[in-house]
RNA sequence: CGCAGGGAAGGGCAAAACCACCGAGAGGUGGUGACGCAAAGUUACCGGUCUAAAGGGCGCGCAGGCGCCCCAUGACAGCGGGACCGCCGGA
Numbered sequence: 001c002g003c004a005g006g007g008a009a010g011g012g013c014a015a016a017a018c019c020a021c022c023g024a025g026a027g028g029u030g031g032u033g034a035c036g037c038a039a040a041g042u043u044a045c046c047g048g049u050c051u052a053a054a055g056g057g058c059g060c061g062c063a064g065g066c067g068c069c070c071c072a073u074g075a076c077a078g079c080g081g082g083a084c085c086g087c088c089g090g091a
Stems, first nucleotide, its partner, number of pairs: 005088002012037002017032006035078001041084003045081003048076003055070006
């Protein structure tokens, strides 16, 4: 230095829930908090999952409007794969 491997050592991240804010929503940000994670670091490239504002269709209503269906350009990296970066290093 590289690889297998590993969490021994120094450490790291932070589920659910609650509070505040943003958002139509999925969800996100911050704080509290730890279910867990050897990439639970980054990245929406592929598959998958979630939402449906705007748009479209159908129905109801005098109307304002309401309901249902379709739809991602929206979201999820702690669903799986890929790409990039990363601690220790034969314990």
Predicted 3D model of a 91-nucleotide RNA (c-di-GMP-I riboswitch aptamer) from a Myxococcota bacterium. Of the family's consensus pairs, 100% are formed in the model. Rfam family: c-di-GMP-I riboswitch aptamer. Rfam's curators write: GEMM was predicted in a large-scale screen for bacterial structured RNA regulatory elements. The coordinates come from a structure-prediction model, not an experiment, and the mean pLDDT is 84.